[in-house]
RNA sequence: UGGCCUGUAGUGUAAUGGUAGCACAAGUGUCUCUGGAUCACUCAGUCGGGGUUCGAGUCCCUGCAGGCCAG
Repeated sequence: UGGCCUGUAGUGUAAUGGUAGCACAAGUGUCUCUGGAUCACUCAGUCGGGGUUCGAGUCCCUGCAGGCCAG
C1' cells in the first nucleotide's frame, strides 16, 4: 500500500427488513445460625456519521477500531 473478515449489555453468543433474546456476571429480596445453592425481581446493549425503506442490528456509502492474507 492492496484485498478480505469482524464490530450487539461487564463477558460470551443469537436475531427471514417487522417488539433486540439467551446464558454467565452484577444489584435487591427470599431461604439459612452464617455462607453457598435455589427461587423471584431488577440493571445493562446494536462502533460513529449519512442514505434506502412505512420500518434497518440486518441492505448501500463513508469513517473508526481490531484481526487475517499478499507485497
Molecule: transfer RNA
Organism: Sedimentisphaerales bacterium